[in-house]
Context: one part of a larger RNA
Molecule: large-subunit ribosomal RNA, domain V
Organism: Nitrososphaerales archaeon
RNA sequence: CCACGAACCCCCAGCGGGAAAAGAAGUCCCUGUGGAGCUUUACUGCAACCUGUCGCUGCGAUGUGGCUGUGGGAGCAGAGAGUAGCUGGGAGCUUAUGAAGAUACCUUUCCGGGGGUAUCAGAGGCGCAAGUGUAACACCAGCCUCUCAUCGCUACGUCGCUAACCUCGUAAGAGGGACAACGGCAGGCGGGCAGUUCGGCUGGGGCGGCACCCCCUUGAAAAGGUAUCGAGGGGGCCCAAAGGUCGGCUCAGGUGGGUCAGAACUCCACCGUAGAGGGCAAGGCUAAAAGCCGGCCUGACUGGAUCCUUAAACGCGAGGGAUCCAGGAGCGAAAGCUUGGCCUAGCGAUCCUUCAUGUCCCCACUGUUGGGGGCUGGAGGUGACAGAAAAGUUACCCCAGGGAUAACAGGCUCGUCGCGGGCGAGAGCUCCCAUCGACCCCGCGGUUUGGUACCUCGAUGUCGGCUCUUCCCAUCCUGGUCCUGCAGCAGGGGCCAAGGGUGGGGCUGCUCGCCCAUUAAAGGGGAACGUGAGCUGGGUUUAGACCGUCGUGAGACAGGUCGGUCUUUAUCUGAUGGGGG
Numbered sequence: 001c002c003a004c005g006a007a008c009c010c011c012c013a014g015c016g017g018g019a020a021a022a023g024a025a026g027u028c029c030c031u032g033u034g035g036a037g038c039u040u041u042a043c044u045g046c047a048a049c050c051u052g053u054c055g056c057u058g059c060g061a062u063g064u065g066g067c068u069g070u071g072g073g074a075g076c077a078g079a080g081a082g083u084a085g086c087u088g089g090g091a092g093c094u095u096a097u098g099a100a101g102a103u104a105c106c107u108u109u110c111c112g113g114g115g116g117u118a119u120c121a122g123a124g125g126c127g128c129a130a131g132u133g134u135a136a137c138a139c140c141a142g143c144c145u146c147u148c149a150u151c152g153c154u155a156c157g158u159c160g161c162u163a164a165c166c167u168c169g170u171a172a173g174a175g176g177g178a179c180a181a182c183g184g185c186a187g188g189c190g191g192g193c194a195g196u197u198c199g200g201c202u203g204g205g206g207c208g209g210c211a212c213c214c215c216c217u218u219g220a221a222a223a224g225g226u227a228u229c230g231a232g233g234g235g236g237c238c239c240a241a242a243g244g245u246c247g248g249c250u251c252a253g254g255u256g257g258g259u260c261a262g263a264a265c266u267c268c269a270c271c272g273u274a275g276a277g278g279g280c281a282a283g284g285c286u287a288a289a290a291g292c293c294g295g296c297c298u299g300a301c302u303g304g305a306u307c308c309u310u311a312a313a314c315g316c317g318a319g320g321g322a323u324c325c326a327g328g329a330g331c332g333a334a335a336g337c338u339u340g341g342c343c344u345a346g347c348g349a350u351c352c353u354u355c356a357u358g359u360c361c362c363c364a365c366u367g368u369u370g371g372g373g374g375c376u377g378g379a380g381g382u383g384a385c386a387g388a389a390a391a392g393u394u395a396c397c398c399c400a401g402g403g404a405u406a407a408c409a410g411g412c413u414c415g416u417c418g419c420g421g422g423c424g425a426g427a428g429c430u431c432c433c434a435u436c437g438a439c440c441c442c443g444c445g446g447u448u449u450g451g452u453a454c455c456u457c458g459a460u461g462u463c464g465g466c467u468c469u470u471c472c473c474a475u476c477c478u479g480g481u482c483c484u485g486c487a488g489c490a491g492g493g494g495c496c497a498a499g500g501g502u503g504g505g506g507c508u509g510c511u512c513g514c515c516c517a518u519u520a521a522a523g524g525g526g527a528a529c530g531u532g533a534g535c536u537g538g539g540u541u542u543a544g545a546c547c548g549u550c551g552u553g554a555g556a557c558a559g560g561u562c563g564g565u566c567u568u569u570a571u572c573u574g575a576u577g578g579g580g581g
Stems, first nucleotide, its partner, number of pairs: 008581006015574001017573003021568002029402004034398002036394004042196005049188007058161010069150007082137001085143005092126003101120008165176004199212001200210002208229001213235006236385001237279001238341002243297007251275001253271005277286002280346001282344003301327009329338003352380005358375007409456001410454001411452003415449001417445006426436002463538001464536003468530001469527005476501003479496006504516004544562004548557003
């Protein structure tokens, strides 16, 4: 000095691998005692509508009811002279103001008779006493039942009217008419409209289940306490005796016997610590009992107190239990026992309603009356069980949040999946290992499908295709080599080996797969199921619409179908090409 390699600083151009690039407090999913739209046989209301009644709203006729008053009549078992409603008083009452009696008519009847009116007539008739009978009659008063007439009030039906009111008409008037319209009140109906609600737990949510209130065993690690959608099971009653007390008794089972044709039942004897029974799950407990039988009872009582538990340590309601005192009881000769059941489950606030008991208070009142409230004790119930009065749907959706929680991808794991190994039953004529290899056992990989919920919900774009690059080897071809149940050709199996190659078509959105013709071969995989600031957008996965199915409906469907906006001028880094120092 030249060439090559490596390195530093800077510039230009194009590229688009990375900055889990930018954009938008994720639209999927979940959560919120957050919204909104829509639906309905969700809850609660409101309008509208229907019906009834009252007001506006009056007159008359007729019919049928109800109530009160007035007047008249009726009230019959049998006995008794006889048609005795009930109770009371009562010894007289009635009669020339016409008694008994007779005739005619009306009415009623239990067919015996009773009541009324008219005429004739002209002086008595009835009661008491006696007797019958549950009750004794004349006469007076009040009341009950039935019936007739009538005054008044009231309800309803039918009919007529005109004057309210309504319609038509400029008006005169006409039509309708106490109806309608309108208003008050009451009942019904009422998504037409409105306000709301639409639990919780949860290996995401939903579906399922209840692990949401209690009890027993276990988990539970020998005090107490202790979780999971841990394991095994129960309760939401029952009993007037299955309660209290006193007395008596002993069970299950077995052996032998009796009876009988005979198992079993029944009977006898012996053995028998519980192997039974105890209303009900399990555990504990239990034999002159807590079991079985009988007598008498109701303590399954009232009031009060303390303690324990509920609820470890550590507060708390209802509930549950134990002990004691007072009253008044039951059983027992008595000591004593008894505040339900051998024990541990069998349960429930405020408000409201209702019941019981006594008492207190208020209001009204003629009141031994009515209404309301307080105290005490029960019942009616909230099982989401310390207790709102409550259905769906949203793909038309919205908001606040969450990686406290799902779908993709990653991490962990590896049952499943893929690929090996050990053993060698057996197949292979014989012979385990040329080749195949059951049962059982041990691994590796991290391409399947799961599990998990660790990062990401103030966003890491999701299937398939196209394009392009690189890596792995558990090798499809090509190379080398060993075994063979390898004569050769062609095969089968193994070892080394990733340099290169591994293609073209048809169907489907497809990956995959099937098919066609070739080929040395048409290998398997990874790279955020490589690759959307590289493309596409066929599929999936918004808003429209159709079908099937489901739903009363709004709507829904890993069912189908047609349609459906893919943003970004590259800051840094990276790699590519070029240039300068």